Annotation: The prediction has a mean pLDDT of 82. A computed fold for an 82-nucleotide RNA from a Steroidobacteraceae bacterium, annotated as c-di-GMP-I-GGC riboswitch aptamer.
RNA sequence: UGUGAUCAGGGCAAACCCGUCGCGAGGCGGGGACGCAAAGCCACCGGUCUUGGCGCACGCCGAGACAGCGGGGUUGCCUCGA
Numbered sequence: 001u002g003u004g005a006u007c008a009g010g011g012c013a014a015a016c017c018c019g020u021c022g023c024g025a026g027g028c029g030g031g032g033a034c035g036c037a038a039a040g041c042c043a044c045c046g047g048u049c050u051u052g053g054c055g056c057a058c059g060c061c062g063a064g065a066c067a068g069c070g071g072g073g074u075u076g077c078c079u080c081g082a
Stems, first nucleotide, its partner, number of pairs: 001081002004078001011036002016031006034068001040074003044071003047066008
């Protein structure tokens, strides 16, 4: 520096359920595993969603959510290769 998820150590945890916080998207904790080789971290770009305002409408603007939607940045275990 590239490949992969076969091996060791292992890691994370969708839907759903319970508790809790939030107007909400959703967050956090517990249970639970559909999956994941960055499903570690960061809202920088696009996207989706929530909420408020403006607008006849197309839509625009503000404040937020999603890192398990894509890109980007950054750090890193194992394996095989250069």
Background
The sequence was found by an Rfam model in a public genome assembly.